A computed fold for a 349-nucleotide part of an RNA from an uncultured bacterium, annotated as small-subunit ribosomal RNA, central domain. The coordinates come from a structure-prediction model, not an experiment, and the mean pLDDT is 86.

Context: one part of a larger RNA
RNA sequence: UUGGGCGUAAAGAGCGCGUAGGCGGGUAGAUAAGUCUGUUUUAAAAGUGCGGGGCUCAACCCCGUGAUGGAAUGGAAACUGUUUAUCUUGAGUACCGGAGAGGAAAGUGGAAUUCCCAGUGUAGCGGUGAAGUGCGUAGAUAUUGGGAGGAACACCAGUGGCGAAGGCGACUUUCUGGACGGUGUCUGACGCUGAGGCGCGAAAGCCAGGGAAGUGAACGGGAUGAGAUACCCCGGUAAUCCUGGCCGUAAACGAUGCCCUCAAGGGGUAGAGGGUAUGGACCCUUUUUGUGCAGGAGUUAACGCAAUAAGUACCCGGCUUGGGGAGUACGGCCGCAAGGUUGAAACUC
Numbered sequence: 001u002u003g004g005g006c007g008u009a010a011a012g013a014g015c016g017c018g019u020a021g022g023c024g025g026g027u028a029g030a031u032a033a034g035u036c037u038g039u040u041u042u043a044a045a046a047g048u049g050c051g052g053g054g055c056u057c058a059a060c061c062c063c064g065u066g067a068u069g070g071a072a073u074g075g076a077a078a079c080u081g082u083u084u085a086u087c088u089u090g091a092g093u094a095c096c097g098g099a100g101a102g103g104a105a106a107g108u109g110g111a112a113u114u115c116c117c118a119g120u121g122u123a124g125c126g127g128u129g130a131a132g133u134g135c136g137u138a139g140a141u142a143u144u145g146g147g148a149g150g151a152a153c154a155c156c157a158g159u160g161g162c163g164a165a166g167g168c169g170a171c172u173u174u175c176u177g178g179a180c181g182g183u184g185u186c187u188g189a190c191g192c193u194g195a196g197g198c199g200c201g202a203a204a205g206c207c208a209g210g211g212a213a214g215u216g217a218a219c220g221g222g223a224u225g226a227g228a229u230a231c232c233c234c235g236g237u238a239a240u241c242c243u244g245g246c247c248g249u250a251a252a253c254g255a256u257g258c259c260c261u262c263a264a265g266g267g268g269u270a271g272a273g274g275g276u277a278u279g280g281a282c283c284c285u286u287u288u289u290g291u292g293c294a295g296g297a298g299u300u301a302a303c304g305c306a307a308u309a310a311g312u313a314c315c316c317g318g319c320u321u322g323g324g325g326a327g328u329a330c331g332g333c334c335g336c337a338a339g340g341u342u343g344a345a346a347c348u349c
Base pairs, nucleotide, nucleotide: 003321004320005319006318007303008302014200015199016198017197021193022192023191025087026086027085028084029083030082031081033080034079035076036075037074038073039072040071041070042069043068049065050064051063052062053061054060090190091187092186094183095182096181097180102176103175104174105173106172107171108170109153114148115147116146117145118144119143120142124135125134161168162167205246206245207244208243209242210241214240215239219235220234221233222232257316262311266293268291269290270289271288272287273286274285275284298305299304322349323348324347331342332341333340334339
């Protein structure tokens, strides 16, 4: 490589958009490139397949005929391709409608912490397993009033919602993306996937400029302890926040790629619709899109999964091939750096 695989054994790219390529709905006609078939020709001999023969057999040797490849020519038309016409179920589009922490920007709000000013008030406060460091008679803690500033949004809150993923949670306004339901208007296969490519991408980290309440790597001190570069306590810089630009990684997880087909039922929940019913909300019944639970067939090494599959099939793409060495070295590319990405071998078991 082939084959077999990829939830947990090695293996699903963090996620999307999309180029080439691969694959692709119904009907009718044309064509004959693929495909199938006849004939001719070519492919030295030997060898190989089949049939037969000769050495007593066999090995070995001999004869005949194939197979496979190329070319020319005649034919077939189911399938694939190409082409013409057409269709509406796939896909898109139009109109109406409700749901949502989807995204961006601007503004606003209350609770709490901290700090500042003032009043009351006096000896403690704080913290711990117990303490001490720390704060406090220069008046703290507590309490009342006023003010400043930053960050985060209690309750609602829900195996609730939205988003491709990362992720998104106070309120209002503006701009804006997607999904869903109903009608069935229009286009008429316009589709699926996607090597490269492009974009997005938590936290930490980096650059420049702001900001800084709380928290808090590093660091200082106090304890504990044999020690204590820790766990506990008192402080505290970077960071955490904002703007602009980098980085491009995570147990980026459902450890499960995307699209589509088919195959029992039951209960919950979120959105939308139909029927029934009613004074009305409910209730009952039903369709669909999501999201959960248990479970049957099936499947699985087992655990389990089970219409949101890990069942059943098709298409495309990624990845895997014993452990260590090693996600290392070298080289390339990217980055300001940190590093990322691609990614071996010797040796060893």
The full RNA is in RNAcentral, with records from ENA, Greengenes and SILVA. Rfam family: Bacterial small subunit ribosomal RNA.